The RNA shown here (transfer RNA) has 75 nucleotides and comes from a Candidatus Aenigmatarchaeota archaeon. Taxonomically the source falls in Candidatus Aenigmatarchaeota (Archaea, Nanobdellati). Its Rfam family is "tRNA". It is annotated as a transfer RNA. The RNAcentral record of the sequence draws on ENA. Its mean pLDDT, the model's own confidence on a scale to 100, is 82.

RNA sequence: GCCCCCAUCGUCUAGCCCGGUCAAGGACACGAGCUUCUCGGGCUUGAAACCUGGGUUCAAAUCCCAGUGGGGGCA
Repeated sequence: GCCCCCAUCGUCUAGCCCGGUCAAGGACACGAGCUUCUCGGGCUUGAAACCUGGGUUCAAAUCCCAGUGGGGGCA
């Protein structure tokens, strides 16, 4: 230098191929309440995310372009 893959709540991850509402779902963790003598456990409930910029579109996490970061391959 070229090519390929990845980036979503605190962590891990589904959704992306084939665009669609509302409120982006789940597990663990965390906050609150109930239960319990206490802890743990159980039940209910809450907060929390689409890497950045631009484009297409009535509508983008999803499609296109550029970039950033990480991983791999070739030279």